[in-house]
Context: one part of a larger RNA
């Protein structure tokens, strides 16, 4: 110099107290231990594995396990050497299929008249292909984690024999090594901040497929208005350009001052307006040789390749993370409203019609601000139940059925009838949240043929309670202290 301390000091952080709603108790789903198995492929293991790789495990994927098969190979480049009935192939044995045997037909390109060379193509042999076989402690690379924490260095001076210091401390402030002041330090760099995107105010342009005030027709109606079509771009919107906010303006407090702080005005926005990208110099030999790359070992008729079938979905039991509930702020049935963002051609599919339904027929329109998925739920109004294992839960299993697919037995989603389990709010302990948050309600999108999506990513509706404080848990920064530690 660090690094530790159940040493001090000052600070922050949903850290902890103050709310609110979970988890841990039930029952599914998932992941993952262990157990099993021919295999239950492989990694990930405190925070920082465990709905994590995986944004799709019936076949394929797939990397396991059994069996049948290949052996210059599934694909790549070189050399030799052979090759015209050759590349290729309908068909036929045999087979689970790959693969093996056979075959009727039957080719191409460049140069040249031509003959004939060359090539592609096959075959044979040789180099070599292949490996998701080891090593992440041989590695780049690309990620987590301290933490979007405020640090973390450099030059020159200066001290000190040195290691080093010093600048970076100190007194105030910030969210900030953010800014004032003071200082043997004067500048500088990586980080903080701005600069970028959406978002919230307004002008100015746009004006279709968007949008309908105003004015015209038309069609329905006694009417009010409905619906069409016309001009039109006011106004909503799209999507571009600009202002806007900067402690500028006013008050007060601080040390007289600055930096700041506290509070007002105007203002859609006020002290970084929200929100996101964006992660210093390092740590953990942290994660990834299974995303690719790549030393180094290892195999080569196989530890390599190709198929079929199982496997990955196994279940005495442990644990993580969801979903759905245990009910009346609720459940059923009727009515009736109001978004967003998204995705559409091997696609999305309207109106019809059929079927209780899943769902079919059939096909307007639409490469889409134009059509289409689209029904948003929750919410509000009517009714019914009336506190009980219920008109709650919906597991489980029977049984008829629909789609998707070459095929749902092991292993698929969904429907319709019937059963109708455990569950009456959860022990120790634990988690998330500070406002458009949390809690709740639907809806979309990759992945996809279908789906184990209750999952992940994202939209909008409805919409809260608490924060006195910083003694205490845990983390982390800044000086300072003690150390048998490095």
């Nucleotide at each position: 110099u660090g690094a530790c301390g159940g040493g001090g000091g000052c600070c922050u952080g949903c850290a902890c107290a103050a709310g609110c709603g979970g988890u841990g108790g039930a029952g599914u789903a998932u992941g993952u231990g262990g157990c099993u198995c021919a295999a239950u492929u492989c990694g990930a293991u405190u925070c920082a594995a465990c709905g994590c790789g995986a944004a799709g495990a019936a076949c394929c994927u797939u990397a396991c396990c059994u069996g049948g098969c290949c052996u210059u190979g599934a694909c790549a480049u070189g050399c030799a050497u052979g090759u015209a009935g050759u590349a290729g192939a309908a068909g036929g044995g045999u087979g689970a299929a790959a693969g093996c045997c056979u075959a009727a037909c039957g080719a191409g390109g460049u140069a040249g008249c031509a003959a004939u060379a060359c090539c592609a193509g096959c075959a044979u042999g040789c180099a070599c292909a292949g490996g998701u076989g080891c090593u992440g402690c041989a590695u780049g690379g690309c990620u987590g984690u301290c933490g979007u924490c405020a640090g973390c260095u450099c030059g020159u001076g200066u001290c000190g024999u040195g290691a080093g210091a010093u600048g970076u401390u100190g007194g105030g402030u910030u969210a900030a090594g953010u800014c004032c002041c003071g200082c043997a330090a004067c500048g500088a760099g990586c980080g903080c901040a701005a600069c970028c995107c959406c978002u919230g105010u307004g002008u100015c342009c746009u004006g279709u497929u968007g949008c309908c005030a105003c004015c015209c027709c038309c069609a329905c109606g006694u009417g009010a208005g409905u619906g069409g079509g016309g001009a039109g771009c006011a106004c909503u919107c799209u999507g571009g350009a600009c202002a806007g906010a900067c402690u500028g303006c006013c008050u007060c407090g601080c040390u007289u001052a600055a930096a700041c702080g506290a509070g007002g005005a105007g203002g859609a926005a006020g002290g970084u307006g929200g929100g996101g990208a964006u992660g210093a110099c390092g740590u953990c030999a942290a994660g990834u040789c299974a995303g690719u790359a790549u030393g180094g070992c290892c195999c080569u008729u196989a530890c390599g390749g190709c198929c079929a079938g199982g496997g990955c979905u196994g279940c005495a039991c442990g644990c993580g993370u969801a979903c759905u509930a245990c009910a009346a702020u609720g459940g059923c049935u009727g009515g009736c409203a109001c978004a967003a963002a998204g995705g559409g051609a091997a696609g999305c599919a309207a109106g019809a019609c059929c079927g209780u339904c899943a769902g079919g027929u059939g096909g307007a329109g639409c490469a889409a601000a134009u059509c289409c998925c689209c029904a948003a739920a929750a919410a509000c109004c009517a009714g019914c139940c009336c506190c009980a294992g219920u008109u709650c839960a919906g597991a489980u299993u029977g049984u008829c059925g629909u789609c998707u697919g070459c095929a749902a037995c092991u292993c698929g989603a969904c429907g319709g009838c019937a059963u109708g389990a455990a569950g009456c709010u959860g022990g120790a302990a634990u988690c998330g949240c500070u406002a458009g948050u949390a809690a709740u309600g639907g809806c979309g999108c990759a992945u996809c043929a279908g789906c184990u999506a209750c999952g992940g990513c994202g939209c909008c509706g409805u919409g809260a309670a608490u924060a006195c404080g910083u003694u205490c848990c845990c983390a982390g920064g800044c000086c300072u202290u003690g150390u048998a530690c490095a």